About this RNA
Two RNAs folded together computationally: RNase P RNA and transfer RNA, 486 nucleotides in total. The prediction has a mean pLDDT of 76.
[in-house]
RNA sequence: AAAGCUCACCAGGUGAUCGCCUCAUUCUAUGCAAUUCUCAUGAAUUGAUGAAUGGGGAGGAAAGUCCGAACUCCAUAGGGCAGAAUGCUUCGUAACGCGAAGUCCCCGGUGACGGGAAAGACAAUGCAACAGAAAAUACACGGCCGUUCCCGCCCUGGCGGGAGGCAAAGGUGAAAUGGUGGGGUAAGAGCCCACCGGAUUGGCGGUGACGUCAAUCGUCAGGUAAUCUCAUUCGGAGCAAGACCAAGUAGGAGAGGAAUCCUCCUUUUGGAGGACGGAGGCUGCCCGUUUCCGUUGACUCUCGGGUAGGUCGCUAGAACCCGUUGGUGACAGCGGGUCCAGAUAAAUGAUCGCCUCGUCCCGGCCCGCCGGGGCCAGACAGAAUUCGGCUUAUCGGUGAACUUUGGGC
RNA sequence: GGCGGCGUAGCUCAGGUGGCCAGAGCACGCGGUUCAUACCCGCGGAGUCGGGGGUUCGAAGCCCUCCGCCGCCACCA
Repeated sequence: AAAGCUCACCAGGUGAUCGCCUCAUUCUAUGCAAUUCUCAUGAAUUGAUGAAUGGGGAGGAAAGUCCGAACUCCAUAGGGCAGAAUGCUUCGUAACGCGAAGUCCCCGGUGACGGGAAAGACAAUGCAACAGAAAAUACACGGCCGUUCCCGCCCUGGCGGGAGGCAAAGGUGAAAUGGUGGGGUAAGAGCCCACCGGAUUGGCGGUGACGUCAAUCGUCAGGUAAUCUCAUUCGGAGCAAGACCAAGUAGGAGAGGAAUCCUCCUUUUGGAGGACGGAGGCUGCCCGUUUCCGUUGACUCUCGGGUAGGUCGCUAGAACCCGUUGGUGACAGCGGGUCCAGAUAAAUGAUCGCCUCGUCCCGGCCCGCCGGGGCCAGACAGAAUUCGGCUUAUCGGUGAACUUUGGGC
Repeated sequence: GGCGGCGUAGCUCAGGUGGCCAGAGCACGCGGUUCAUACCCGCGGAGUCGGGGGUUCGAAGCCCUCCGCCGCCACCA
């Protein structure tokens, strides 16, 4: 210098004019609304409306809604079963399926690095198409041997056939019961030996996953997590949650719909308690619990009627910025400072000018810089209860660490 | 705004337990039948299984991600 890789940050600035949402302060005589006082006229307060001044006004993803929480209601969120999620280790965190640091293995890359896997197959059930001899206490297709035994032929040994032996080499497959070398044998084989791999035991290091060393064992019943087992976690719904006010209507119609006894009070149609039964809530089931009802019928489903208004929730928070301390790091502690959208059919914008980034064209030369001109901010994208993550989209720019190649000292 | 479901041939749907397997009906094309058409009979074509990636020897089905479509949820009595 070029190419690359990882992490972090930014996502135009500025001025004028006009406009939108919101908050605060001040004014708003008469008039409008509400409340209070008054017999009444009237007065006071608050609000609305309007005006002025000042403050604030989209994002790194506001997105997908994939995880985890806060918050609200259902019961204070209970027990069991079923179901779901996660699955190397240790930390971090309010929590997580997220993050950090590490362990070990596989794949891609020369490399920096990127992607992925990881409890259990001596608890049990199942599966493995096609090919192949054989797909799991397996098997012999083509082959090799034929020592030993039997038969035949030649004759002190050999040839042919058979009983039989073999799993080394071939072929199939994703996968075939360790690998390499030597010995051994009729041919072979962990049959024997050395090394590697594996298992078990012990020592050492590490919080741990694990690593390492030594000894022993010929070698150890392969794969797959679909069902299942083990460990950990999980109640449900979601701001259209939920609370309050106002207005208005037909407090409507149809269908389904379970099951009665005892005691006490009482003048009675009634009330209270208990048992029994039914229904609803605890959002799959059971237990348990609670509310309602038992014929003047709870409850469930369908149809119909009315309103489409306001206030709260609703933005001060696991918040942000700076410094410092601890930690390899995620992160945490301490000190100081700041207040930073809250709309509801949905505000956060438009026009003009200047500057810079970028890009295109022309000219010059010291060949990557200078001068002039054109376009002139140009990517993805718009908050809707709020946070922590993940994922996806994204024109470009800046910084830091690292890698490879080339050149110079 | 929140929640749930679906995507397979031109159309309507099976297959969802990974392999033998991508299939049925209608529609379309060709042939037969008929004087001709319909009906009927036979044969055939047509698929990125919504797109991409991963796991696996092997994916329509399992996992991740993106896209498209559909449905439900206000309050009062």